Annotation:
The part of an RNA shown here (large-subunit ribosomal RNA, half B) has 1171 nucleotides and comes from Candidatus Bilamarchaeum sp. Taxonomically the source falls in Candidatus Bilamarchaeum (Archaea, Microcaldota, Candidatus Anstonellales, Candidatus Bilamarchaeaceae). The coordinates come from a structure-prediction model, not an experiment, and the mean pLDDT is 81. Rfam family: Archaeal large subunit ribosomal RNA. The family has 91 seed sequences and 2,955 matches in Rfam 15.1.
[in-house]
Context: one part of a larger RNA
RNA sequence: CCUAGGUAAGGGAACUCGGCAAGUUAGCCCUGUAACUUAGGAAGAAGGGGUGCCAUAGCAUGAGCAAUGCUGUGGUCUCAGUAACAAGGGGAGUGCGACUGUUUACCAAAAACACAGGUCACCGCAGAGCCGAAAGGCUGAGUAUGGUGGCUGACGUCUGCUCACUGCUAGUACCUGAACGCGGGGUUCAACCCGAAGAAGGGCUGGUAAAGAGCGGGGGUAACUCUGACCCUCUUAAGGUAGCGUAAUACCUCGCCGCUUAAUUGGCGGCUUGCAUGAAUGACGUAACGACACUCCCACUGUCCCUACUUAGGACCUGGUGAAAUCACUCGCCGGUGAAGAUGCCGGCAUCUCCCAGAGGGAAACGAAGACUCCAUGGAGCUUUACUAUAGCCUGAUGUUGUGAUAAGAAGCUUGUUACCAAGAGUAAGUGGGAGCCGUUAAGCCGUGCCUUCCGGGGUACGGAUAGGCGAAAGUGUUACACCACUUAGCAGGUUUUUUAUUGCUUACUCGCAAGAGAACAGCGUCAGGUGGAUAGUUUGGCUGGGGCGGUACGCCCUCGAUAAGGAAACAAGGGCGCCCAAUGUUCUGCUCAUCCCGGUCAGAAAUCGGGAGUAGAGGGUUAAACACAAAUGCAGGGCUGACUGUAUUCUUAAAAGCGUAGAAUGCAGAGACGAAAGUCGGGGUUAACGAACCUUGAAAUCCCUUUGAUGAGGAUUCAAGCUGUCAGACAAGCUACCCUGGAGGUAACAGGCUCGUCGCGGGUGAGAGUACACAUCGACCCCGCGGUUUGGUACAUCGCUGUCGGCUUGGGACAUCCUGGCCGUGUAGGAGCGGCCAAGGGUUGGGUUGUUCAUCCAUUAAAGUCCCACAUGAGCUGGGUUCAGUACGUCGCGAGACAGUACGGUAGUAUCUCCUGGGAGUGUUGCCCCUUGAGAGGAAGGAUCCCUGAGUACGAGAGGAACGGGGAUCCGGCGCCUCUGGUGGACCGGUUGUAAAUUGCACUGCCGGGCAGCUACGCGCCAGGCCGAUAAGACCUGAAAGCAUCUAAGGUCGAAGCGGCUCUUAAAACGAGGGGGCAGAUACCGCGGAUAGCAGAUCCGUUUGAUAGGACCGGGGUGUACGCAGCUAGGGAAACCGAGCUGUUCAGCCCGCGGUUACUAAAGGUCGAA
Repeated sequence: CCUAGGUAAGGGAACUCGGCAAGUUAGCCCUGUAACUUAGGAAGAAGGGGUGCCAUAGCAUGAGCAAUGCUGUGGUCUCAGUAACAAGGGGAGUGCGACUGUUUACCAAAAACACAGGUCACCGCAGAGCCGAAAGGCUGAGUAUGGUGGCUGACGUCUGCUCACUGCUAGUACCUGAACGCGGGGUUCAACCCGAAGAAGGGCUGGUAAAGAGCGGGGGUAACUCUGACCCUCUUAAGGUAGCGUAAUACCUCGCCGCUUAAUUGGCGGCUUGCAUGAAUGACGUAACGACACUCCCACUGUCCCUACUUAGGACCUGGUGAAAUCACUCGCCGGUGAAGAUGCCGGCAUCUCCCAGAGGGAAACGAAGACUCCAUGGAGCUUUACUAUAGCCUGAUGUUGUGAUAAGAAGCUUGUUACCAAGAGUAAGUGGGAGCCGUUAAGCCGUGCCUUCCGGGGUACGGAUAGGCGAAAGUGUUACACCACUUAGCAGGUUUUUUAUUGCUUACUCGCAAGAGAACAGCGUCAGGUGGAUAGUUUGGCUGGGGCGGUACGCCCUCGAUAAGGAAACAAGGGCGCCCAAUGUUCUGCUCAUCCCGGUCAGAAAUCGGGAGUAGAGGGUUAAACACAAAUGCAGGGCUGACUGUAUUCUUAAAAGCGUAGAAUGCAGAGACGAAAGUCGGGGUUAACGAACCUUGAAAUCCCUUUGAUGAGGAUUCAAGCUGUCAGACAAGCUACCCUGGAGGUAACAGGCUCGUCGCGGGUGAGAGUACACAUCGACCCCGCGGUUUGGUACAUCGCUGUCGGCUUGGGACAUCCUGGCCGUGUAGGAGCGGCCAAGGGUUGGGUUGUUCAUCCAUUAAAGUCCCACAUGAGCUGGGUUCAGUACGUCGCGAGACAGUACGGUAGUAUCUCCUGGGAGUGUUGCCCCUUGAGAGGAAGGAUCCCUGAGUACGAGAGGAACGGGGAUCCGGCGCCUCUGGUGGACCGGUUGUAAAUUGCACUGCCGGGCAGCUACGCGCCAGGCCGAUAAGACCUGAAAGCAUCUAAGGUCGAAGCGGCUCUUAAAACGAGGGGGCAGAUACCGCGGAUAGCAGAUCCGUUUGAUAGGACCGGGGUGUACGCAGCUAGGGAAACCGAGCUGUUCAGCCCGCGGUUACUAAAGGUCGAA
């Protein structure tokens, strides 16, 4: 020193993030007990009293003075009677959660989870939900008072508005909507094409919020002001109701007010404009409860002031046994250098060798290929309206799959019927045949009913009476009628096939033990459409003064940068492009612009006209800019389509290798335009205006293949169109704090380096103000520096790791000085100030709030300095903050999740080397021993204040009010000590509880009361007197340069807490190793006995000529009166006797690390010299 304990005077939370830790309390009996309340609680509330032992009496149980319990009386001891052990500290307010419970085994126990209760949704059982490929199974041998799923979370009062969005749900005339099938086209047959019809789904119409969710802005207005019941306006699906509100939610914020405190970033109560509260993601309350979070009070304390002592075990020494991490080699300090933080390089200084203990400054110590950051065409987990799929589910078709009925269609066949311009008796479908046909099976007529109608009629059924009626001919008209056949259209009926819908049946199939039930459905198979983070695979660009956000510097064009060939970077500076135009193209001819001047009707500054000047100051399609352009490249007019086909070369894209694509230029051939011609024309004055493969479409001619007699079909080539703007061209979004891997100091956060805009400090100048007066004091604009404490910039070292804020502890340094010291100036009377100069020796407080540094208050002070030291200091401590994993609020996000927003909670390892602080051994210093000198080193050994006196003096009108000097006290600091006081005191003495016959023992030393020595502070003593020397600022003397003046140049005198010295400590290893003395068995050493010493060594004392230790005796001291005996004592008893306790013997007994006396025991003995 550590670990685990014990005790502390006075104070009593001042400690600290925080009473963490420790302590207090404690059992039983009696008494007493508040707010509030869900009336149960709260409650052991709080608070108060009692408690041992002995004797004795009564009562209850009991056979019983055996025992237990209750009640009473008397006696008696202690500091203390639940005497040890065991055994709640209490109260008040708030947040959150109702409660008991559960949870991250190994950093989070919570406000998280659960919970009873509430509510919503689904489900009638072959169900809903779940597991499984299926068979099958769970729920459940249950059945809606049941089960499943979601949300909320006791209880009380309540739960507002919104259905626009997303979801769910119901409907749906209409739209859309796949395959199969159907119709049409097409095909020798197919393929193929088109169309209709049409499921789920979607569109569409409703509903639904205790589904996911959401719940505004501006302006004006009331008899002072303020405010705004009120009004206007924009807008929404609706605009936040009740309640609550600076909150676990409020940025600003430490909001404002009040209470609490000396003082409060805290707590509580209010207000409330709520960055960004709010109603089952529940709102607001709430008794009880909580190892939850916050605040206050009482009690209590070593948490602290301020530490001290002590016990045990380690540490230390000896013997035995005996690791590991780590390890290039290693003896420093200062300054410098250097990849910018060196034991190792350079310079200087220091330095004999080795060992022991301690400490934690350094080894940018060790431990771990940094967990932060970035990167990777790395990974994983999670999410979703990322991409692409899949299970599942819904739906259609079809197979398994049969047979009926009805209805509505479709097609075919068949029966019947209908078909009206006008004219014609009349309702003439068309064509053909045709001269007869029909009728008692009642034609025509009458009545009734039905159908139809062009309203004239026609058809038909029944009944009645009755036997004839129609056609031909004639006439009308395009067409002439009976009757028969065919055809067209409509209607009605029948029949066959078929579609759809509905509904039967039973035999497939399903269920059932069966009876039976269901039934061509379901189930299962196949095809098809929809839905589909339930599941899977993946993606989630680049550049970048880190990354992200932003931007696009990612393909192009112009200027500048760019330094006169070419080329040339930056997230340098300034700007553009992703088109347009059938004329804005081409050719020929003609003309000349902008602007200004003069003149001219309306006519003006500007209209059109005439004249003049006019190198471009105009113009060109928009352009961006640069360049070029005047009988033009501009403007106007005429004619045209060269905005051509093919082909070749060159240049640029792309400096100096290569390069796709694109663009441009120049030829040749062809066919053209314009022009008399020369000639020009392959778009636009030039430089921007763009794009590969695959695939699809179109065009052209050619080629290949099959069958070939030929065509067709198929394929290829070329061209054109349709894209890749991340522009030489992936189909693709997010989160990760649950994270992982590989890398990077190629790249951020801390610290360092560089820089110094910013920051701090200073200077120059002097506008001004200061009554006057720039400079007592203050000082604008402008200018020049210094520092390297702020904040930035940078990215140089460090990512195979340099521990990050604040506090505590321990300091070292700078001075730009806060105080103390010495001076100067003053707008200095004194006092108190203000400004400046010198000066770093010393000092520089305690608290409240906050994690804070900072800040702000309280109370002091001479003063409560500014900074640096890796924002000094985590192998020194702490761990409140920040910055892992849990959780909640607000906000953002569909979500996973996120937030320099908030809140509660949350593992701190190790001493080998070196330095350092101390302690030793050896060598050297030319034998050994002893005593010294002091170069050098250390130090603050002192620093400061207050009071009295001086002196109510100097000064001052007064009010007020010094100084030099002298004296005293105090605080802080330093050194030492233990007489006193206090603490401790596991030597010791005593008391006492439990256990034990007694003595001991054990129970924290059992507990309690004292306490010697020692060690200590809270106690005591000292740090006196000051002096000397050299100086700083400053004050002076003499005194020139410069006949004066001048503190200075030569010379001289003063002058500070500062510098040096005396007084203190150390020091001959001071390599300059000093000096003096003694010594021949002296001394010294070893050994032995020890302590005034002590980790081991060392030091010191003694060693028989001896009191060194032990013992004995005496003294002194601590405790407090021993055992035994005798007597007494409350009371009981007839007596014997019982009896806590008291008195005497007895300042006793016990004890002692102290002093003295005494050799009784033990200190036997051994070794060492050069010349």